The RNA shown here (transfer RNA) has 74 nucleotides and comes from Stegodyphus mimosarum.

RNA sequence: GGCCCGUUAGCUCAGUUGGUUAGAGCGUCGUGCCGAUAAUGCGGAGGUCGGGGGUUCGAUGCCCCCAUGGGCCA
Numbered sequence: 001g002g003c004c005c006g007u008u009a010g011c012u013c014a015g016u017u018g019g020u021u022a023g024a025g026c027g028u029c030g031u032g033c034c035g036a037u038a039a040u041g042c043g044g045a046g047g048u049c050g051g052g053g054g055u056u057c058g059a060u061g062c063c064c065c066c067a068u069g070g071g072c073c074a
Base pairs, nucleotide, nucleotide: 001073002072003071004070005069006068007067010026011025012024013023019057028044029043030042031041032040050066051065052064053063054062
């Protein structure tokens, strides 16, 4: 320098061949249970879907550029 893959909640990751509420587990907060913990039950909060632009009636999903992590080639 070229190519490929990833980037979604604090962490690890799903997700929709573009469609109207964006999810799970863990964690966290509250609470039930217990003499009190652990375990376990119930409920809640938490997201510019990496950034910008484009296409579209509509973008987390398509196109372009950038950033960043990883890999391959030279």
Rfam family: tRNA. Rfam's curators write: Transfer RNA (tRNA) molecules are approximately 80 nucleotides in length. By type it is a transfer RNA. The coordinates come from a structure-prediction model, not an experiment, and the mean pLDDT is 81.